[in-house]
Small-subunit ribosomal RNA from an uncultured bacterium, 1399 nucleotides, folded computationally.
RNA sequence: AGAGUUUGAUCCUGGCUCAGAACGAACGCUGGCGGCGCGUCUUAAGCAUGCAAGUCGAGCGGCAAGCUAUGUGUUUACACGUAGCCUAGAGCGGCGGACUGGUGAGUAACACGUGGGUGACCUACCUAAAAGUUGGGAAUAGCCGUUAGAAAUAGCGGGUAAUACCGAAUGUGCUUACAGGAAGAAAGUCUUGUAAGGAAAGGAGCUACGGCUUCGCUUUUAGAUGGGCCCGCGCCCCAUUAGCUAGUUGGUGGAGUAAAAGCCUACCAAGGCGAUGAUGGGUAGCCGGCCUGAGAGGGUGAACGGCCACACUGGGACUGAGAUACGGCCCAGACUCCUACGGGAGGCAGCAGCUAAGAAUAUUCCGCAAUGGACGAAAGUCUGACGGAGCGACGCCGCGUGGAUGAUGAAGGCCGGAAGGUUGUAAAAUCCUUUUGUCAACGAAGAAUAAGCGGAGGAGGGAAUGUCUUCGUGAUGACGUUAGUUGACGAAUAAGCCCCGGCUAAUUACGUGCCAGCAGCCGCGGUAACACGUAAGGGGCGAGCGUUGUUCGGAAUUAUUGGGCGUAAAGGGCGCGUAGGCGGUUUUGCCAGCCUGAUGUGAAAGCCUGGGGCUUAACCCUGGAAUUGCAUUGGGAACUGCAAGACUUGAAUCAUGGAAGGGAAAUCAGAAUUCCAGGUGUAGGGGUGAAAUCUGUAGAUAUCUGGAAGAAUACCGGUGGCGAAAGCGAUCAUCUGGACUACAACUGACGCUGAGGCACGAAAGCGUGGGGAGCAAACAGGAUUAGAUACCCUGGUAGUCCACGCCGUAAACGAUGGAUACUAGGUAUAGGGAGAUAUUCUCUCUGUGCCGCAGCUAACGUAUUAAGUAUCCCACCUGGGGAGUACGGCCGCAAGGCUGAAACUCAAAGGAAUUGACGGGGACCCGCACAAGCAGUGGAGUAUGUGGUUUAAUUCGAAGCAACGCGAAGAACCUUACCAAGGCUUGACAUAAUACUGAAUAUUCUAGAGAUAGGAUAGGCCUUCGGGACAGUAUUACAGGUGGUGCAUGGUUGUCGUCAGCUCGUGUCGUGAGAUGUUCGGUUAAGUCCGGCAACGAGCGCAACCCUCGUGGCCAGUUGCCAUCAUUUAGUUGGGCACUUUGGCCAGACUGCCGUUGACAAAACGGAGGAAGGUGGGGAGGACGUCAAAUCAUCAUGCCCCUUAUAUCCUGGGCUACACACGUACUACAAUGGGCGUUACAACGGGCAGCCACACCGCGAGGUGGAGCGAAUCCCCAAAGGCGUCCUCAGUUCGGAUUGCAGGCUGCAACUCGCCUGCAUGAAGCCGGAAUUGCUAGUAAUGGCAGGUCAGCAUACUGCCGUGAAUACGUUCCCGGGCCUUGUACACACCGCCCGUCA
Repeated sequence: AGAGUUUGAUCCUGGCUCAGAACGAACGCUGGCGGCGCGUCUUAAGCAUGCAAGUCGAGCGGCAAGCUAUGUGUUUACACGUAGCCUAGAGCGGCGGACUGGUGAGUAACACGUGGGUGACCUACCUAAAAGUUGGGAAUAGCCGUUAGAAAUAGCGGGUAAUACCGAAUGUGCUUACAGGAAGAAAGUCUUGUAAGGAAAGGAGCUACGGCUUCGCUUUUAGAUGGGCCCGCGCCCCAUUAGCUAGUUGGUGGAGUAAAAGCCUACCAAGGCGAUGAUGGGUAGCCGGCCUGAGAGGGUGAACGGCCACACUGGGACUGAGAUACGGCCCAGACUCCUACGGGAGGCAGCAGCUAAGAAUAUUCCGCAAUGGACGAAAGUCUGACGGAGCGACGCCGCGUGGAUGAUGAAGGCCGGAAGGUUGUAAAAUCCUUUUGUCAACGAAGAAUAAGCGGAGGAGGGAAUGUCUUCGUGAUGACGUUAGUUGACGAAUAAGCCCCGGCUAAUUACGUGCCAGCAGCCGCGGUAACACGUAAGGGGCGAGCGUUGUUCGGAAUUAUUGGGCGUAAAGGGCGCGUAGGCGGUUUUGCCAGCCUGAUGUGAAAGCCUGGGGCUUAACCCUGGAAUUGCAUUGGGAACUGCAAGACUUGAAUCAUGGAAGGGAAAUCAGAAUUCCAGGUGUAGGGGUGAAAUCUGUAGAUAUCUGGAAGAAUACCGGUGGCGAAAGCGAUCAUCUGGACUACAACUGACGCUGAGGCACGAAAGCGUGGGGAGCAAACAGGAUUAGAUACCCUGGUAGUCCACGCCGUAAACGAUGGAUACUAGGUAUAGGGAGAUAUUCUCUCUGUGCCGCAGCUAACGUAUUAAGUAUCCCACCUGGGGAGUACGGCCGCAAGGCUGAAACUCAAAGGAAUUGACGGGGACCCGCACAAGCAGUGGAGUAUGUGGUUUAAUUCGAAGCAACGCGAAGAACCUUACCAAGGCUUGACAUAAUACUGAAUAUUCUAGAGAUAGGAUAGGCCUUCGGGACAGUAUUACAGGUGGUGCAUGGUUGUCGUCAGCUCGUGUCGUGAGAUGUUCGGUUAAGUCCGGCAACGAGCGCAACCCUCGUGGCCAGUUGCCAUCAUUUAGUUGGGCACUUUGGCCAGACUGCCGUUGACAAAACGGAGGAAGGUGGGGAGGACGUCAAAUCAUCAUGCCCCUUAUAUCCUGGGCUACACACGUACUACAAUGGGCGUUACAACGGGCAGCCACACCGCGAGGUGGAGCGAAUCCCCAAAGGCGUCCUCAGUUCGGAUUGCAGGCUGCAACUCGCCUGCAUGAAGCCGGAAUUGCUAGUAAUGGCAGGUCAGCAUACUGCCGUGAAUACGUUCCCGGGCCUUGUACACACCGCCCGUCA
């Protein structure tokens, strides 16, 4: 000293939370010792028992027991009497029980604190001084006797003492009264005189008996100590407590007190207190201090100390120096106890202790040895004050639980794929020490001195007893088996608690699976949890550690120090003005504030600090400082204040001029609307997005004339004017307010602000009475709609208008209170003024706007009209919700307004700005996106895939685009993962080890559905003789899994999208997130290029480089080709490589050239040349990223799961089911066609378990024979088209589904479940609803061919060639995308967020 938490991120505001310290604490776990402290905070609840206040015989009468002496009874013994000593208990008397000790109920008060006053008072004991202490009397308790009563206790009679009580004497002082005097303002004080009043008590010691000494007693004075009363200042919360007061405020006379006083009383007066908070209510003992804090403050008032109050509750007095009395009295009450029922007793908030309460707080201990107190002459007695011990880790402080060496880094634990790591020098082991512990021995200090004894000295005295000072000796210890010291023994007797996601130091494994649980805040947990539980390891503190509670701090989060108020919470709607606060220049005085010196006080303890004592520390002792305060007093005079005087600049007044929707009340004008009357005139009008309600042939709308009524004032008119704000708009006149300007004069600080208060205050609303044209809540109807209590339309009442009276609120906003001063400018405008070189310009005052610097601000913004710099005054704010609600009060006719909480709940709510995403926001652009076209799909039949259903199983996956002829380039068995049945268990497959056996393998037989089981025959190799290879059997490690998780993953793929985007470095801007660059003007298919620009460059994408098609050249010619030359049925052969072609290398195209446009750019348009022209066509190629997109069943793989089964083998079945729904295709519906006949022209490819020429057989599928070819050589090998003919619009010579029969092929096998052929059969279908798909040229459409898969099976897929169109004006709209901009309360991002009702 800060940190976490609002957001995708940022800055700010703002709350919540944490880290610190403290405690009279409690709870959980744990616990070795000592010292010093502390210990019922809760019910001022109730209490058994014991103790806590007595003492004095040197005040008095007296006396039990005991001792001594003595006498008597018969002697020891015993009993009785007398005297003395000693005195228990009781009594009279004195002093003390008013201190000490406890508690905090009450008290908001002179209770407390602090400083004063008392000339308005008291003070026992103590000290000092003065004076005295003479002489008498009458009682009473105890005691004795007796009575009543259960007791407590009470009564009667008798006699007795005093330092008890009462007179008398004396009285220096004293008190009272009167008369004088002194100083003094007075109260009162001092002093003189006279008169009156009022004292006493003795005891002890010594004695020479005269007295002396001492302790007491009386009067008076002074002091000391302790108190009483009075005063200034300080002292909690609530105004949702605003008025309180009758002895109340004062006076006079009296009463009363120690003493002033309405303290009490009679009379008189009518005062006294209060927004500077009276009165009332709530809470509370106050302070020194204690805790916290840098301080200022905040909290608190245990222990220790001072004061106060209280003593079961309430009241009362007595005694006394002192009480209205904790362990005294009386009365009343509640409670408890005793009782013989008549009556009595009691008061732990003393020390222990008990009960209840509570989270919670101790021994019914020891001692008066010390300190202190009461009494006493003293010894001494008493003392639960106090000194000690006991219990409690409750707190603070100190010590210990061992030290050194010790690596094969042991074992064990945990982690790890292994190597290994870690626990860890830690342990063990060796050496050492003994604080502590156990046992034993020794052993301080706290103790001073009293009486007594011995001695010395002083004063006084005739002496003695004494008295004062001093030296020596001299008894006494609860704690205490003390502290401490020494010896012996032996590492021996001694470690836990919390935490480990971030804040916050410290991490891994297993278990669990939004469960159990954690959590101070944020938040963890839904199968890989560093956050739960456990373990290992680590971190922190340590005889403690955590948790809970409370206080301060952090919190500048109530801000005096030290905050704010345009948008975050917060400026009153506006003015006038009271109290209050603040206030211009100057002179003199005063000294209240202020500054300074001195004095007193601010108790002690505590804090701080110097020093000292316990081994140290805590603790204790001692000195100082401090105590920021209060009071008194001496100075100063700058500033504030006060008093007196002066001034003119603040403010006001008077005279000038112009400006204005300022206000009030009257007058009056024109346009428009509606209505009424009349004329003309005819079928509609009106209204809307479109309509309808409505109105009109009973004459509307339209138009003309005349009239009525009410309300509002076009143009001028303007980021123009006026007003405090609300607000103010036709005209003229009247009354009236304010501002401005210029130059004089005058007053002389008269000013600013303004709590309460008063006035004004839009609209709506309320009351009474008018008025009512238009408009128009409510209401009615018509539409819209799923509904439409709305938006739109037709009507329409309050109201809107006027007068009077209420209401008192608005986003009453500039969301910005008022006043004054200062601080760059520019520009526009309204009303004035001055000047000049005068169509204009300059300067200046007051207002109204815009732009903009510095500054300020979280930013936005503001910026002489401040949100800048300062001063003064007022209002207001302190997290969100609850709530501007409830209650109370005030106001109002009501509606309602003003004032204005809490419980509870959340961790946020909020401001500004940023990047995205989104918008039925905007601008620009692109795409077969629309449009323009062509052909389809959707209707039919079939094929195929999917859903659904069914099933023993119909294995699994794919799911909008981007699943559905998809994985599957081909399920009869196999495939196959599914189902049923049957087998097997180191396994169908891999590696390794051990043991045993010798075969393996081939052929074949039997059983079985087969797997499999059993049998027969044949049958070995190498060798160093150990064995090996190979195979089988058994055992063990292990195999195996198309089981789960694509949300644990790799890899691969789809999609946006071949869309033009996505980023970086440096620089710059911004507090920052970020921005800039990448925006802008053009252009492009393109972030393509050009220009500009706080940017300059770069990367991934675009393009190009690659493949292919299109042109040409060169090279090369076999299996290709054949122009020329031969040859032939045939490029067959010779020959040739010109052409075609093949396949290598090159060339070619670059807006290169010309023109126009453009900005002298990029580029566009047109043209030339060219095979090809503006990326020439096609392909491959897919940026940063998005969709937790798809795939664990291609493969790989973490984790989990199965292991005689979820592995594996086999047979059969299923994946091919079928009411139905969807997708994708094929074939059609026909004449641009179909059938038949005839006749041409391809390319890509494939081929040996193959392609198959050719020939023959078969109607055909095909079969038989068989040449060639592992292929530019041989084979597969065309159709649409052409030519000719039939069909003539029909469910047909269209269409071919379906079915029957007969065949063919493949294959162990064709039933479930293949393909093909022939004959026969001949279904639906006549161009397809809503909706919807593809395509821009060699494209669509159409025709066939090939290939992969494959034993067989193609309407699918991948390719190939043939024939070969139409259309595009254009970008308004639909869909998708890009860029810029704007709004946003969205950020999982509009499939968002979110409101209300109901459950």

It matches the Rfam family "Bacterial small subunit ribosomal RNA". The coordinates come from a structure-prediction model, not an experiment, and the mean pLDDT is 84.